[in-house]
RNA sequence: CCGCGCUAUGCGGGGAGUUAGCGAUGCCCUGUAUCCGCAAUUCGCUUAGCGGAGCAGAAUGCUUUUUCGAGGUUCGGUCUGUGGAAGGCAGGACUUUGCGUGGAGCGUUGAUGCCGGGGUCUUAUGCAACGGGUACUUGCGAACCGUGUCAGAGCAGGAAUGCAGCAGCACUAAACAAAUCUAUUCGUGUGCCAUAAGGUAGCUUCGGCGGAGCCACCUGCAAGGAUACCGCUUCGGCUUUCCUUGCCGACUUAAAGUUGCGCGG
Repeated sequence: CCGCGCUAUGCGGGGAGUUAGCGAUGCCCUGUAUCCGCAAUUCGCUUAGCGGAGCAGAAUGCUUUUUCGAGGUUCGGUCUGUGGAAGGCAGGACUUUGCGUGGAGCGUUGAUGCCGGGGUCUUAUGCAACGGGUACUUGCGAACCGUGUCAGAGCAGGAAUGCAGCAGCACUAAACAAAUCUAUUCGUGUGCCAUAAGGUAGCUUCGGCGGAGCCACCUGCAAGGAUACCGCUUCGGCUUUCCUUGCCGACUUAAAGUUGCGCGG
């Protein structure tokens, strides 16, 4: 130096989270560097994955430090969106009262107001209509427990005749049905009904007096009331963007260290 074999070693790493802690399954960032089983109501361990198999194997691998910095995360500030809680607060939306600016409307074909009479309202007594019930009328209607007549048949009798009495027929009771007249009874925001009494706050109507305003519908003004619907204020949550501070940090860069054993040629 070459060949064969063995072993150390390696066969990804990191972040947040979980955990007493370590590693893993799961999530995220890198990146390509074996496989199988276990594992988030977790799995295995204690200087820290467990169990099994495979590959590479002292190659230029491994270890340590370092450059760069994906990405993640903490504090503070900022930005975006979203919903939560509280506050009647000076506001808006809501509502009451008053005024009467502007508009609209009514008014000399007579406003507000005043006087008088009515209606609407209450009570009592009635009437009509409507609805219901009952009676009247008609029909139907009793195997036996209704009436009348009772064929046949039955009983008593010497007979005449008498007795009870089914079916049938007729008339009816209860029940059922019918439609109008009549009678009676009950009821009703049915009625511009009748009589009497009451009432006058409102609405409406008629007549008279009188002689120019009335109204508050919209807008406007003022004083209140209530409300968390809108706006506003305060507090806190989640999410998004950016900056600062701190921490971790893959890939990558550079350097240092290490590089074993056996056999044969």